A computed fold for a 458-nucleotide part of an RNA from Celeribacter persicus, annotated as small-subunit ribosomal RNA, 3' major domain.
Taxonomically the source falls in Celeribacter (Bacteria, Pseudomonadati, Pseudomonadota, Alphaproteobacteria).
Rfam family: Bacterial small subunit ribosomal RNA.
Its mean pLDDT, the model's own confidence on a scale to 100, is 81.
The full RNA is in RNAcentral, with records from ENA and SILVA.
[in-house]
Context: one part of a larger RNA
RNA sequence: UGACGGGGGCCCGCACAAGCGGUGGAGCAUGUGGUUUAAUUCGAAGCAACGCGCAGAACCUUACCAACCCUUGACAUCCUGAUCGCGGAUCGUAGAGAUACUUUCCUUCAGUUCGGCUGGAUCAGUGACAGGUGCUGCAUGGCUGUCGUCAGCUCGUGUCGUGAGAUGUUCGGUUAAGUCCGGCAACGAGCGCAACCCACAUCCUUAGUUACCAGCGGUUUGGCCGGGGACUCUAGGGAAACUGCCCGUGAUAAGCGGGAGGAAGGUGUGGAUGACGUCAAGUCCUCAUGGCCCUUACGGGUUGGGCUACACACGUGCUACAAUGGCAUCUACAGUGAGUUAAUCUCCAAAAGAUGUCUCAGUUCGGAUUGGGGUCUGCAACUCGUCCCCAUGAAGUCGGAAUCGCUAGUAAUCGCGUAACAGCAUGACGCGGUGAAUACGUUCCCGGGCCUUGUACA
Numbered sequence: 001u002g003a004c005g006g007g008g009g010c011c012c013g014c015a016c017a018a019g020c021g022g023u024g025g026a027g028c029a030u031g032u033g034g035u036u037u038a039a040u041u042c043g044a045a046g047c048a049a050c051g052c053g054c055a056g057a058a059c060c061u062u063a064c065c066a067a068c069c070c071u072u073g074a075c076a077u078c079c080u081g082a083u084c085g086c087g088g089a090u091c092g093u094a095g096a097g098a099u100a101c102u103u104u105c106c107u108u109c110a111g112u113u114c115g116g117c118u119g120g121a122u123c124a125g126u127g128a129c130a131g132g133u134g135c136u137g138c139a140u141g142g143c144u145g146u147c148g149u150c151a152g153c154u155c156g157u158g159u160c161g162u163g164a165g166a167u168g169u170u171c172g173g174u175u176a177a178g179u180c181c182g183g184c185a186a187c188g189a190g191c192g193c194a195a196c197c198c199a200c201a202u203c204c205u206u207a208g209u210u211a212c213c214a215g216c217g218g219u220u221u222g223g224c225c226g227g228g229g230a231c232u233c234u235a236g237g238g239a240a241a242c243u244g245c246c247c248g249u250g251a252u253a254a255g256c257g258g259g260a261g262g263a264a265g266g267u268g269u270g271g272a273u274g275a276c277g278u279c280a281a282g283u284c285c286u287c288a289u290g291g292c293c294c295u296u297a298c299g300g301g302u303u304g305g306g307c308u309a310c311a312c313a314c315g316u317g318c319u320a321c322a323a324u325g326g327c328a329u330c331u332a333c334a335g336u337g338a339g340u341u342a343a344u345c346u347c348c349a350a351a352a353g354a355u356g357u358c359u360c361a362g363u364u365c366g367g368a369u370u371g372g373g374g375u376c377u378g379c380a381a382c383u384c385g386u387c388c389c390c391a392u393g394a395a396g397u398c399g400g401a402a403u404c405g406c407u408a409g410u411a412a413u414c415g416c417g418u419a420a421c422a423g424c425a426u427g428a429c430g431c432g433g434u435g436a437a438u439a440c441g442u443u444c445c446c447g448g449g450c451c452u453u454g455u456a457c458a
Stems, first nucleotide, its partner, number of pairs: 001458002003455003007452007015442002019406005026319008034310002042053002064305007073129001077128002079125006087106003092101003109119003131294002134292003140288002142283003145279001147277001152191006158167003171182003197271004202239007212228002216226003242265001245259005321399001325358006337347003365396001370391005376385001412434007
């Protein structure tokens, strides 16, 4: 100087408390461990691995296993030789296919000094080489997580100290903040904080189609037509918030409490933005790359299987256990976004509301499981897809110890869309509808910041 303390002081955070809803019990989905297997490819491991890489494993993907094939190779450059093309469609044989042999047809490269001279393409050969999702993330780059959007981390000059170092950065207030004020052997500065950026909330203005319709006319009653430029909206520009004003308080400061006006008030709300560093954190399987290793195989191709196994254990979710409900009928209102183009056309809700029924039951709750029949996608749904219909109707009556999220348009609840995708969503990322309760407070648990103290630790 740090680190640590079941030392002290001050302060903060959904950290506790106050509340609301869950997880842990059930069934299923999904990931992981374990076990099994020819293979169940590999990685991720407290927080910060476990609906994670995977924005989608039937083949492909695919890296794994079995079998069958290839060896200058599926891909690149160079050398030698041959051909002038390649390529596409097609017949047949063998085969699981890769592949090997074969029939017919369509095409018949460019420049040229006419020399296989140059370029291009294909085939064959030879070796240089290709290739490797093989190893090392403890050799690395790049990217990322985490402490943490925490308020810290440093430097120059000066001063102090033999020196390591200290001071500044401590102190009194204050702040979300090393934010600002005052003081001080310090005076300044940098990276962070804040602001500058984006969106939302108010108003003005410009513009008026595909959007809008107040007033006027028509009307098939549909902004449909004439028309209008007001309103909504769209998308450009601007204004607006700064403790600016008032009162109190404070040290006449920084600020704090209250008020006015205002769409918004003291960081308006949300996002983007992540200092010096820590964890030899993660990734050599995105990519790049040093070294090592394989080279008729640890490379390449194909068919089939596996990644989907199942005494079990854990994580994350979905659906429930019902009457604040289930079912039936009627009926209303969104916003993202996508569809090549589209404010035009299409995809377009559910909870809510009304009426009826069920009457507390393992039920008209719950829907697992199983049998049968079909649909769609796709060469192909056996291993191993989705959806629909009929039948079946399991566990489950609110969950032990323990534990998680959330402070407002939030939690809870309800549906909708998108990416990837032939097909496949309870996942992910977005969108809107309905819409709460509680916060006395900081003693305690956890994490963090500053000062101080002890130490046989570095």